Large-subunit ribosomal RNA, domain III from Desulfonispora thiosulfatigenes DSM 11270, 392 nucleotides, folded computationally. Model confidence (mean pLDDT): 80 of 100.
[in-house]
Context: one part of a larger RNA
RNA sequence: AAGUACGCGAAAAGGCAGGUGAGAAUCCUGCCCGCCGAAAACCUAAGGUUUCCUGGGGAAGGCUCGUCCGCCCAGGGUAAGUCAGGACCUAAGGCGAGGCCGAAAGGCGUAGUCGAUGGAAAAUCGGUUGAGAUUCCGAUACCACCGGAUAUGCGCUUGAGUGAAGUAGUGACGCAGUAGGGUAGGUGGAGCGCACAGUUGGUGAUGCGUCUAAGCUAGUAGGGAGUCAGGUAGGCAAAUCCGCCUGACACAUAUCCUGAGAAGCGAAUGCGAGGGAAAUUAAGUACCGAAGUCGCUGAUCCCACACUGCCGAGAAAAGCUACUAGCGAGUAUAUCAGGUGCCUGUACCGUAAACCGACACAGGUAGGUAGGGUGAGAAACCUAAGGCGCGC
Numbered sequence: 001a002a003g004u005a006c007g008c009g010a011a012a013a014g015g016c017a018g019g020u021g022a023g024a025a026u027c028c029u030g031c032c033c034g035c036c037g038a039a040a041a042c043c044u045a046a047g048g049u050u051u052c053c054u055g056g057g058g059a060a061g062g063c064u065c066g067u068c069c070g071c072c073c074a075g076g077g078u079a080a081g082u083c084a085g086g087a088c089c090u091a092a093g094g095c096g097a098g099g100c101c102g103a104a105a106g107g108c109g110u111a112g113u114c115g116a117u118g119g120a121a122a123a124u125c126g127g128u129u130g131a132g133a134u135u136c137c138g139a140u141a142c143c144a145c146c147g148g149a150u151a152u153g154c155g156c157u158u159g160a161g162u163g164a165a166g167u168a169g170u171g172a173c174g175c176a177g178u179a180g181g182g183u184a185g186g187u188g189g190a191g192c193g194c195a196c197a198g199u200u201g202g203u204g205a206u207g208c209g210u211c212u213a214a215g216c217u218a219g220u221a222g223g224g225a226g227u228c229a230g231g232u233a234g235g236c237a238a239a240u241c242c243g244c245c246u247g248a249c250a251c252a253u254a255u256c257c258u259g260a261g262a263a264g265c266g267a268a269u270g271c272g273a274g275g276g277a278a279a280u281u282a283a284g285u286a287c288c289g290a291a292g293u294c295g296c297u298g299a300u301c302c303c304a305c306a307c308u309g310c311c312g313a314g315a316a317a318a319g320c321u322a323c324u325a326g327c328g329a330g331u332a333u334a335u336c337a338g339g340u341g342c343c344u345g346u347a348c349c350g351u352a353a354a355c356c357g358a359c360a361c362a363g364g365u366a367g368g369u370a371g372g373g374u375g376a377g378a379a380a381c382c383u384a385a386g387g388c389g390c391g392c
C1' cells in the first nucleotide's frame, strides 16, 4: 500500500452448564436441539505407507481461534497348518532353448515357462488391549503328512500292496422364465423373565430382553441315472478302464448318485436384560446373572443354471476317479493315543481431510451388507443401529 479489494470452499444449526488453562464461540465432559440413514452407517479391494495408540508440545502447517489435530517430539503397536497370496493349475496375454527371418538393433515362434479377474483347497463361537485378532486366550473342530499300539484281512515271484508325466471319465460352464421346498431376517395389544412407581392404596395399550456356530450323526423336500454278462480290429504300447457290438433282465415303487433345510449331539458351554463391589492412583470395571418358547410373515440368499424354453450353441488345465505299464516284500483297513505343519500380508484411512485431482478442494473412485413405518419398490418421506452439525 491499507484497515483498502476479493474472500474465509455447499443454507445439516446450534444452545446452555461444568472442567482445563496465562489465555476458550472453536479443546474436554454432560444435557438439550438439528442433519444423514441403499448413507453422510458397517466390511473390504485398489491406492496411500505409520496417517494407528499413549505421553508431551504450540514456532510453522490448520483460510479465524486453539489449551486441539491427519501438525511437531518421544515411546509403543500389526502374532495364522485352516483368512488372502506363494510352495498347485491354467485363460487372454507375456517371455521363449533350438528354429525361421532380418544391414545392425531386432522381429516371429516350437518345446517349455510365466501369468487371476477363473478352477482346486482344512475353523467356528466367545473373551481380551490404550492400540492386533477366524492370527492371542478359552472351548469345540477339521486337513495333510509321520512313526507307534491293538484288532481284522491279504501276501512274499502261484505277486499283497503301490502305481504313472501314459489312456479314459469327471472337473465343465450360455441366456431367459416360472413354480416348489427351505433359511437368514422381520413382526406379535402372544407366552416367559426382569426392571420401573416412593402419596404404599390402586393400576400397567409402560420399558428392556427372549440368543447360541463350525463340526459330527443320520440322509429328508427335491433333482439325476437303466443294470448285468459275453465279444472286441478303436483310445499312438498295455488295460479288468472308456468306446463299439451282441444277449439277458427291467421301464421305477427297486437300486445307485446327488441334495438345501430340519432334528439330535456340540451345549451342565458361551452370551444374556439387569444387579453391582473393594481399593492407596484403578468403575458401570471385577464379580453375580433371570427368561431364553410359540404363532404369523418372509427374501435379490440356499437347494441350483436343478427344471422348462430359446438360439447367438455358450474356457482351459490342474485336482479327483478308474485303468494298466512299471515298482515290488511286507502291506491294507478300522480304532486309539502321540508328533510335525514353511514363506509373504495383517496397524490405520478406504464415497475420503489419509486414494486420484498443486489445497484439510461442493469433482472422481470397484465389490459386499441392506433394520422399522407408509409404499409395487434398493423410489420418496420419517426413523433404528451407527455417524455427523461440513475449522470464522
Base pairs, nucleotide, nucleotide: 014032015031016030017029018028019027033389034388035387036386041369042368043367047349048348051347052076053075054074055073056072057071061069062068081142082141083345084344085343086342088119089118093114094113095112099108100107101106123140124139125138126137127136143341144340145339146338148336149335150334151333152332153331154330161327162326166323167322168321169320170319174310175309176308177307180303181302182301185297186296187295188294190293191210192209193208194207195206196204211270215265216264217263222258223257224256225255226249227248228247229246230245231244232243234242235241271292274288275287311314355364356363371383372382373381374380